[in-house]
Context: one part of a larger RNA
RNA sequence: GGAUGAACGCUAGCGGCAGGCUUAACACAUGCAAGUCGAGGGGUAACAGGAGGUGCUUGCACUUCGCUGACGACCGGCGCACGGGUGCGUAACGCGUAUAGAACCUACCUUUUAGUAAGGGAUAGCCCAGAGAAAUUUGGAUUAAUACCUUAUAGUAUUGAUUGAUGGCAUCAUUAAUUAAUUAAAGAUUUAUUGCUAAAAGAUGGCUAUGCGUUCUAUUAGCUAGUUGGUAUGGUAACGGCAUACCAAGGCUACGAUAGAUAGGGGUCCUGAGAGGGAGAUCCCCCACACUGGUACUGAGACACGGACCAGACUCCUACGGGAGGCAGCAGUGAGGAAUAUUGGACAAUGGAGGCAACUCUGAUCCAGCCAUGCCGCGUGUAGGAAGACUGCCCUAUGGGUUGUAAACUACUUUUAUAGAGGAAGAAACCGUUCCACGUGUGGAACUCUGACGGUACUCUACGAAUAAGGAUCGGCUAACUCCGUGCCAGCAGCCGCGGUAAUACGGAGGAUCCAAGCGUUAUCC
Numbered sequence: 001g002g003a004u005g006a007a008c009g010c011u012a013g014c015g016g017c018a019g020g021c022u023u024a025a026c027a028c029a030u031g032c033a034a035g036u037c038g039a040g041g042g043g044u045a046a047c048a049g050g051a052g053g054u055g056c057u058u059g060c061a062c063u064u065c066g067c068u069g070a071c072g073a074c075c076g077g078c079g080c081a082c083g084g085g086u087g088c089g090u091a092a093c094g095c096g097u098a099u100a101g102a103a104c105c106u107a108c109c110u111u112u113u114a115g116u117a118a119g120g121g122a123u124a125g126c127c128c129a130g131a132g133a134a135a136u137u138u139g140g141a142u143u144a145a146u147a148c149c150u151u152a153u154a155g156u157a158u159u160g161a162u163u164g165a166u167g168g169c170a171u172c173a174u175u176a177a178u179u180a181a182u183u184a185a186a187g188a189u190u191u192a193u194u195g196c197u198a199a200a201a202g203a204u205g206g207c208u209a210u211g212c213g214u215u216c217u218a219u220u221a222g223c224u225a226g227u228u229g230g231u232a233u234g235g236u237a238a239c240g241g242c243a244u245a246c247c248a249a250g251g252c253u254a255c256g257a258u259a260g261a262u263a264g265g266g267g268u269c270c271u272g273a274g275a276g277g278g279a280g281a282u283c284c285c286c287c288a289c290a291c292u293g294g295u296a297c298u299g300a301g302a303c304a305c306g307g308a309c310c311a312g313a314c315u316c317c318u319a320c321g322g323g324a325g326g327c328a329g330c331a332g333u334g335a336g337g338a339a340u341a342u343u344g345g346a347c348a349a350u351g352g353a354g355g356c357a358a359c360u361c362u363g364a365u366c367c368a369g370c371c372a373u374g375c376c377g378c379g380u381g382u383a384g385g386a387a388g389a390c391u392g393c394c395c396u397a398u399g400g401g402u403u404g405u406a407a408a409c410u411a412c413u414u415u416u417a418u419a420g421a422g423g424a425a426g427a428a429a430c431c432g433u434u435c436c437a438c439g440u441g442u443g444g445a446a447c448u449c450u451g452a453c454g455g456u457a458c459u460c461u462a463c464g465a466a467u468a469a470g471g472a473u474c475g476g477c478u479a480a481c482u483c484c485g486u487g488c489c490a491g492c493a494g495c496c497g498c499g500g501u502a503a504u505a506c507g508g509a510g511g512a513u514c515c516a517a518g519c520g521u522u523a524u525c526c
Base pairs, nucleotide, nucleotide: 001526002525003524004523006522007521008520009519010518013378014377015376016375017374018373019371020370021336026334027333028332030331031330032329035078036077037076040075041074043071044070047069048068049067050065051064052063053062054061055060056059085289086288087287094214095213096212097211098210099209100208101207104206105205109202110201111200112199113198114197115196116195117151118150119149120148127140128139129138130137131136157182158181159180160179161178162177163176164175165174166173167172187194188193189192215261216260217259222252223251224250227249228248229247230246231245232244233243234242264286265285266284267283268279269278270277271276291312292311293310294309295308314325315324316323317322342368344367345366346365350364351362352361353360354359381412382411383410384409392402393401394400395399418462419461420460421459422458426453432447433446434445435444436443437442470515471514472513473512474511475496476495477494481510482509483508484507485506491498492497
């Protein structure tokens, strides 16, 4: 000199953009953060409508009906493995980079082909009877499905056997034919769509393996028995000591094994001419974790943040028998700390889940609020104005200098602020209506509707200099000097150093310098 997720002190007008618990992965009150589908099903607790019946005060009252719209709970499907948070652990194929899979999987999506047959038994809910303070739960009867099961059929499916062809990179791979065995399905609806089953290919995503790179300590020198390899078996989506039995005795290491310490990695960021050095906030990619430890289930996918089970610590409820819980999601609270924000709005946009769609959900996201934390921009007036006033300070030859064009005053201007009027873009769609094409179910055209921000940005009008400047420094380094007070005291100080009676260095004043809505100090990096 540059920089920062900064803090502290003094000060503070505005706008835009960005950023905002670095510490206790400490503990958490409350609310919200993942639901959706009635076009899968039995249905009808509630709401609205409709229909029927009775009474009669003739438009009221009572009552019945799932009939319609819708819909709580229940069965079922998809989603809940994403999105969001944090950096504990991890020195590792974790990450980065480049390859390989002839050793693999992949729901939803796209394309193509072929199908969607015949039956069966249950079960929740509703109802009944109980237990319990509650959480919740037991028994009985009864019922449906795109829930579950059995059978048939099927192929380019899987497995076994035989033969042939082609090819490669060793184990082998692909393909053709024959043969044997095994295995499917679900319907719904607004009636032309959608779903379901089998198979092939694609796409997407993942998994595994390999080369190279990836901190410090040798005051850590030896480490290793599933350890290294083989055979067989089991297991996996898949190869493999992944696991098991047997056999062999290997494997790693001074080119640093093992052990200990520290640490998420990269893109990037800061600095530097570069080489390097330091860092890993915000944003993107990957990894890991979800009170602590362990485990599996379901599923295409989890060994699962707002799922389950077990144990532990902690907190809460209790009728003392027993139960409930997990903010490192968004806000917010306490604690810790030098220090870090609102218990806000909207699904209008983008994206996601479900759904035929309407739509519902979405603390993702978009916005708004707070904070000078940073960067950038703007303003606090402009021009004229010398009797160079008064005051203050300094010098003194008693006059001068400085503050100082500064002020007053004159003439203007009106960014911003204030008041009023108008007022967006972000929006195009979906849906709906009409029309056209013909590939007849899709596409196209036109119209209508949709804005949280927000009466915001922006524009115009009115008024008036009106609403707006401070901080540090002035001995040298280093831009900027005098007076008074003090007298090695009080104090200053980054280094040198200053102060003991004339202090440009302390404190105050006048003046000056540098920055400026900031200025300084501290901390940290180059």
Molecule: small-subunit ribosomal RNA, 5' domain
Organism: uncultured Aquimarina sp.